[in-house]
Context: one part of a larger RNA
RNA sequence: GGAUGAACGCUGGCGGCGUGCUUAACUCAUGCAAGUCGAACGGUGCCGGGCACGCCCGCAGCGAUGCGGGCGGGCCCGGCAUAGUGGCGGACGGGUGAGUAACGCGUGAGCAACCUGCCCCGUACAGGGGGAUAACUCUGGGAAACCGGGGCUAAUACCGCAUAACGCCGGGAGGGGGCAUCCCCACCCGGCCAAAGGGGAGACCCGGUACGGGAUGGGCUCGCGUCCGAUUAGCUAGUUGGGGCGGUAACGGCGUACCAAGGCGAUGAUCGGUAGCCGGACUGAGAGGUUGGCCGGCCACAUUGGGACUGAGACACGGCCCAGACUCCUACGGGGGGCAGCAGUGGGGAAUAUUGCACAAUGGGCGGAAGCCUGAUGCAGCAACGCCGCGUGAAGGACGAAGGCCCUCGGGUUGUAAACUUCUUUGACGUGGGACGAACUUGACGGUACCACGAAAACAAGCCACGGCUAACUACGUGCCAGCAGCCGCGGUAAUACGUAGGUGGCGAGCGUUAUCC
Numbered sequence: 001g002g003a004u005g006a007a008c009g010c011u012g013g014c015g016g017c018g019u020g021c022u023u024a025a026c027u028c029a030u031g032c033a034a035g036u037c038g039a040a041c042g043g044u045g046c047c048g049g050g051c052a053c054g055c056c057c058g059c060a061g062c063g064a065u066g067c068g069g070g071c072g073g074g075c076c077c078g079g080c081a082u083a084g085u086g087g088c089g090g091a092c093g094g095g096u097g098a099g100u101a102a103c104g105c106g107u108g109a110g111c112a113a114c115c116u117g118c119c120c121c122g123u124a125c126a127g128g129g130g131g132a133u134a135a136c137u138c139u140g141g142g143a144a145a146c147c148g149g150g151g152c153u154a155a156u157a158c159c160g161c162a163u164a165a166c167g168c169c170g171g172g173a174g175g176g177g178g179c180a181u182c183c184c185c186a187c188c189c190g191g192c193c194a195a196a197g198g199g200g201a202g203a204c205c206c207g208g209u210a211c212g213g214g215a216u217g218g219g220c221u222c223g224c225g226u227c228c229g230a231u232u233a234g235c236u237a238g239u240u241g242g243g244g245c246g247g248u249a250a251c252g253g254c255g256u257a258c259c260a261a262g263g264c265g266a267u268g269a270u271c272g273g274u275a276g277c278c279g280g281a282c283u284g285a286g287a288g289g290u291u292g293g294c295c296g297g298c299c300a301c302a303u304u305g306g307g308a309c310u311g312a313g314a315c316a317c318g319g320c321c322c323a324g325a326c327u328c329c330u331a332c333g334g335g336g337g338g339c340a341g342c343a344g345u346g347g348g349g350a351a352u353a354u355u356g357c358a359c360a361a362u363g364g365g366c367g368g369a370a371g372c373c374u375g376a377u378g379c380a381g382c383a384a385c386g387c388c389g390c391g392u393g394a395a396g397g398a399c400g401a402a403g404g405c406c407c408u409c410g411g412g413u414u415g416u417a418a419a420c421u422u423c424u425u426u427g428a429c430g431u432g433g434g435a436c437g438a439a440c441u442u443g444a445c446g447g448u449a450c451c452a453c454g455a456a457a458a459c460a461a462g463c464c465a466c467g468g469c470u471a472a473c474u475a476c477g478u479g480c481c482a483g484c485a486g487c488c489g490c491g492g493u494a495a496u497a498c499g500u501a502g503g504u505g506g507c508g509a510g511c512g513u514u515a516u517c518c
Stems, first nucleotide, its partner, number of pairs: 001518004006514005013390006019383002021348001026346001028344001030343003035088003040085002043082009053072008095301003104226008114218002119214007127161001129159002136151006167192006174185004197206003227273003234264003239261004244256003276298004280291004303324005326337004354380001356379003362376001363374004393423004403414004427459001429454005437445001462507005467488003473502005483490002
C1' cells in the first nucleotide's frame, strides 16, 4: 500500500447493486416452511333436477276419479365438499460445517462387476376368476394419546389361473471376439414369470404389463494430488491371502466357518493435533503466500447414539423403532416434542436484520385440466457493512468589511472566503401523469421506476493529522505533573511532540482506531 461477512470511536444527505451470528452443531414460546389427485374406489354431508309412493290442502264431479299445490321418506341423475382406501410426491428444493486427513474432495481413467421412478424411441400384450379390508355400523377400554372386538362393502388395493418371449434359469452343439475371471451372435430342448382400468355422445384421450434401446441420475474400482508433530517408531486378528457358503443392484474379508501366515512402515506406518474439499477469493511484476464468507459443484450431518422398514431411490431435517440427556401434559396408569427450514425468543458475544408482502414472474410437487401447495423464489423492511454514482451550489465580487488568531503595533492571516449581484435546480419536498416485467381474463413489487410542472440556495460536512519517518506552525496553558507514543522518543518554566485555540495538510459521507492476511 492492498484486502475484510468485520467491530469500536466521532460524524452522517440521496440512490443503485450486493452483503449481514465468523461466538453456543447452545436452548427454544408462537405462526408458517409438502402436498396433491373425486377423471383409481366405496361412502358421507349439502344443493339442484327427475320418477313412482304415502299424507295433507284446493278445484271439478253424486261418486270412482281427474287436475294443481305443499310436505315426507325411497330410487336415479348432476353439482360442490371431503375423513378413509388407493396413486404420485414427501430421497427434490431449503439449512448447517459438528464429524471427516478419507477414494472425502480435485483431476484423469475403468466397470468383461452394477442400478436407474417420472421422460423419449421401438416391439408385443391386456383373457378369465377369487378372497379380503378401511371407511361405515354395533360395541368395549382409556384422563388423554389412542387401542380392541362383532358385522357389511369398493377399487388402478391384494392373490391364484390362462397366454408369452428376442426376457430369466438349466442343458446341448456352433460361430466370432477380448482384458484373468470372460463377452457377443444366431439355433435346439426343458422349466419360470405379466397386466387395470378411468374419462368421453363419439372420434379419441389419459393410464396398465413384458421386453429391447436411449437420456438423465446414481453405485463401485484404480493412477496422481491433498496440513502440522519423530519430544508419536513400530502397527495389525477379519488382521493379509485362499477356495466354500451367505449377502448386495454389483465387485469385494462385506459377513461367516475352515485353511495358510501373512499385510503395513523412515518414500514416515501407527499415534496425537488441526481441518469439510474444490471452482474460486485476497495479495504479489511473477514465482509464491494466505484463504474457502456470498454464488456454483461434491461430501457430511439433522437433540446424542444405534437400528431397520417402505420405496426406482433413504438407513430418510419437518417418517418409524430402541436407548440417553433435556423439556412439556397427566386423572400417576401413561403420553407428547426436536428451528443446523423462514421469521422470531432467551443465552453467549466486540458483533450480525422483519414473528413483513406475493405466488405476478422463474422453478418444483400433484392433477387430463381448471387449479391447489410452495418462508424455493420474486419483492419489500432494518444496517454507511461493502462497492459504485450523485449532492451539499455555480459565476462575478475589495490592494481586501466585521469577528477570530498572530504581531516587531507598521501590519499579517483567515480571504473571493463572506456580504452583495447574477444564474442554476441534481437529490430531498409539493402537484399531476404513470410503466416494462405477461402470450392469455393474471403484477406482490407499486402509485414504485420514470416523465412533466412548481417553489426557492432554499433541507444536506465531517473526521484525522501537523517533532522525524510524513504533506501540514504559531500562541496560550501545563511544568518528568497532567498526558502522548507505530518506531525513534516527547513533558523537570519560553514544549512546532501533552491540553486548548487560530491557522495549515490529508481524505471526504465518511474519517480514524483495533484485529487478521499478502

Predicted 3D model of a 518-nucleotide part of an RNA (small-subunit ribosomal RNA, 5' domain) from an Oscillospiraceae bacterium. The coordinates come from a structure-prediction model, not an experiment, and the mean pLDDT is 89. Rfam family: Bacterial small subunit ribosomal RNA. Gene Ontology terms of the family: ribosome and structural constituent of ribosome.